[in-house]
RNA sequence: GUCCCUGUAGCUCAACGGAUAGAGUACAAGCCUCCGAAGCUUGGGAUCGCGGUUCGAUUCCGCGCAGGGACA
Numbered sequence: 001g002u003c004c005c006u007g008u009a010g011c012u013c014a015a016c017g018g019a020u021a022g023a024g025u026a027c028a029a030g031c032c033u034c035c036g037a038a039g040c041u042u043g044g045g046a047u048c049g050c051g052g053u054u055c056g057a058u059u060c061c062g063c064g065c066a067g068g069g070a071c072a
Base pairs, nucleotide, nucleotide: 001071002070003069004068005067006066007065010025011024012023013022018055027043028042029041030040031039048064049063050062051061052060
């Protein structure tokens, strides 16, 4: 340099183009307990950036950025 893959909560992963963007774990609070752990309940927290297509984009397209891989 060319090509391919990936990018969503702190972390690991979901989401036929139409949901209130969901779960596990972590975190916080409450219940429970003599105190913790475990368990139960509740809560906060995310779509890499900019454009485009579309009535509607996490999803499709382009460019860029970041990570990984192949070739040179």